[in-house]
Molecule: Glycine riboswitch aptamer
Organism: bacterium
RNA sequence: ACGAAUCCUGUGGAAGAGCCGCCUUCGAGGCGGCGCCGAAGGAGCAACGACCCGGAACCUCUCAGGCACCCGGACCGCAGGACGAGG
Numbered sequence: 001a002c003g004a005a006u007c008c009u010g011u012g013g014a015a016g017a018g019c020c021g022c023c024u025u026c027g028a029g030g031c032g033g034c035g036c037c038g039a040a041g042g043a044g045c046a047a048c049g050a051c052c053c054g055g056a057a058c059c060u061c062u063c064a065g066g067c068a069c070c071c072g073g074a075c076c077g078c079a080g081g082a083c084g085a086g087g
Base pairs, nucleotide, nucleotide: 002086006082007081008080009079010078011077012076013075018034019033020032021031022030023029035067036066037065041063042061043060044059048054049053
């Protein structure tokens, strides 16, 4: 020179899950009953370790969030940037 890992910005893709009743401005929204989803976030745990503790997930839970569209969305692709293991 180059540049892993990590992070940020822009952009594209991105799943799942409802029914009934009432009110209604009839798009939707509100209320009630029961049901359901998991890939925002959050919580829990295995192996392992220095073992009071630490310790992963798209696994589990479903607090939160969600179950027309939009928004959101873990994660992935592309572009740029920060930093920088190494070299």